[in-house]
Model confidence (mean pLDDT): 82 of 100. The RNA shown here (transfer RNA) has 72 nucleotides and comes from a Candidatus Uhrbacteria bacterium. Lineage of the source: Bacteria > Bacteria candidate phyla > Candidatus Uhriibacteriota.
């Protein structure tokens, strides 16, 4: 310095351009001698940053940032 692969809930990870999702983990409740498991329900998100494009962007396009992997 090039050349790929990713960033998306506290954590792991989906996600056909068309109201963002699971599971784990928080919260509340039920259950019971107590806890642990179980069972319901529910909180949590400027989608790395700013532009662009398009009616409509997590997705398509540019730059930039930080990760991991190869070249050199």
């Nucleotide at each position: 310095u090039c050349c790929g692969a990713g960033g998306u809930a506290g954590c792991u990870c989906a996600g056909u351009g068309g109201u963002a999702g699971a599971g784990c983990a928080g919260u509340u409740g039920a259950c019971u001698g107590u806890u642990a498991a179980u069972c319901a329900a529910u909180u949590g998100g400027u989608c790395g940053u700013g532009g662009g494009u398009u009616c409509g962007a997590g997705c398509c396009c540019c730059a930039c940032c930080c990760u991991c992997g190869g070249a050199g």